Bacterial RNase P class A from Pedobacter sp., 366 nucleotides, folded computationally.
Model confidence (mean pLDDT): 75 of 100.
The model forms 99% of the base pairs in the Rfam consensus.
It matches the Rfam family "Bacterial RNase P class A". Rfam links the family to the GO terms tRNA processing, dimeric ribonuclease P complex and ribonuclease P activity. About the family: Ribonuclease P (RNase P) is a ubiquitous endoribonuclease, found in archaea, bacteria and eukarya as well as chloroplasts and mitochondria. It is annotated as a ribozyme.

RNA sequence: GAAGUAGUCCAGAUGGCCGCUCUUCUUCAGUGAAGGGAGGAAAGUCCGGGCUCCACAGGGCAUGAUGCUGGAUAACAUCCAGCGGGGGCGACCUCAGGGAAAGUGCCACAGAGAGAAGUCCGCCUGCCAAGGCAGGUAAGGGUGAAAGGGUGAGGUAAGAGCUCACCGGGUUCGUCGGUGACGGCGGAUGCCAGGUAAACCCCAUCAGGAGCAAGACCUAAUAGGGAGGCGUUAAGGGUGGCCCGCCCGUGCCUCCGGGUUGGUCGCUUGAGACUGCCGGUAACGGUAGAUCCAGAUGAAUGGCCAUCGUCCGGCAAAGGGUAACCCGAGCCGGGAACAGAACCCGGCUUACGGACUGCUUCAACC
Numbered sequence: 001g002a003a004g005u006a007g008u009c010c011a012g013a014u015g016g017c018c019g020c021u022c023u024u025c026u027u028c029a030g031u032g033a034a035g036g037g038a039g040g041a042a043a044g045u046c047c048g049g050g051c052u053c054c055a056c057a058g059g060g061c062a063u064g065a066u067g068c069u070g071g072a073u074a075a076c077a078u079c080c081a082g083c084g085g086g087g088g089c090g091a092c093c094u095c096a097g098g099g100a101a102a103g104u105g106c107c108a109c110a111g112a113g114a115g116a117a118g119u120c121c122g123c124c125u126g127c128c129a130a131g132g133c134a135g136g137u138a139a140g141g142g143u144g145a146a147a148g149g150g151u152g153a154g155g156u157a158a159g160a161g162c163u164c165a166c167c168g169g170g171u172u173c174g175u176c177g178g179u180g181a182c183g184g185c186g187g188a189u190g191c192c193a194g195g196u197a198a199a200c201c202c203c204a205u206c207a208g209g210a211g212c213a214a215g216a217c218c219u220a221a222u223a224g225g226g227a228g229g230c231g232u233u234a235a236g237g238g239u240g241g242c243c244c245g246c247c248c249g250u251g252c253c254u255c256c257g258g259g260u261u262g263g264u265c266g267c268u269u270g271a272g273a274c275u276g277c278c279g280g281u282a283a284c285g286g287u288a289g290a291u292c293c294a295g296a297u298g299a300a301u302g303g304c305c306a307u308c309g310u311c312c313g314g315c316a317a318a319g320g321g322u323a324a325c326c327c328g329a330g331c332c333g334g335g336a337a338c339a340g341a342a343c344c345c346g347g348c349u350u351a352c353g354g355a356c357u358g359c360u361u362c363a364a365c366c
Stems, first nucleotide, its partner, number of pairs: 001362010012308007020037006039338001043349002046347005051211004058244004063207005068082005083097001084095004098202002103200002105196003120141002122137007149167006168192002170189008215265004225256006236248004272291001274289006310335006319327003
């Protein structure tokens, strides 16, 4: 220098003028003052939780999700550290990674045959004896993504794990290391029965439902009604898949108040952010300090100017490089991405401008 790989940070800054919104104080009065005012993804709404209501979320079925090991966490399909498979020369990347010997299904086209098989060609034997017929055969050919381990020898009419040696795999036993997934070493056994489970299914684990339009409160009058207690039978209703169960409901007694598309609350102090120290390889946890950091609802968070910074293009002095031409202080012009909170958090995914760092491979020079 080129190519690659893993990650971190920023999201223009300062000042002036004019606005918008929230809070507090203030004023006769939105009058005036002070302070706060989008993001790394606020996005997609794909997972997980908090919170609220319905039973306090209970039993079963169905359904759905997840699926190597250990850990983190409020929880997860997330994260961390590993194991095993796959890819890469490497840094590193990647995997929905239980079971195919419980059962069922499927495996296009081609092919005789797609799975406890099978004879299309071939090979061997017999018969007629031209060429066929019957039987044996999975060594060889052919088809295919895939044809029931591979190589060699023995064996045979020809062949075949039929037998043997070695190699590969499976099952199983022992031993060593590891918390474990698993790994190393050694033995036994011809056991060699393809793939597919983000196909049905089986096993294990988890999941009740709806969602801030949740839900609560406030306001005159009329009607409806509401709360508590007793009682508790049928129809019915609710519990947002079904059954059970539970609750409501009818009746009696006591008490008092009721609705909405309006207003208020929920609403932003929180599994908070920041800094230091401690524990841990890490995810993360503990502790101390200091701090308050949007809360709109026809929905605020903006516009203009100046200076500086940054990026791009053009011009270009001195100087450097053999040259074409390139670098270059400076000058001029232009640009600034993706995108806008709506109950709140943790993730994932997607969109997008710029800067920097570690590492790997190759090339050149010292």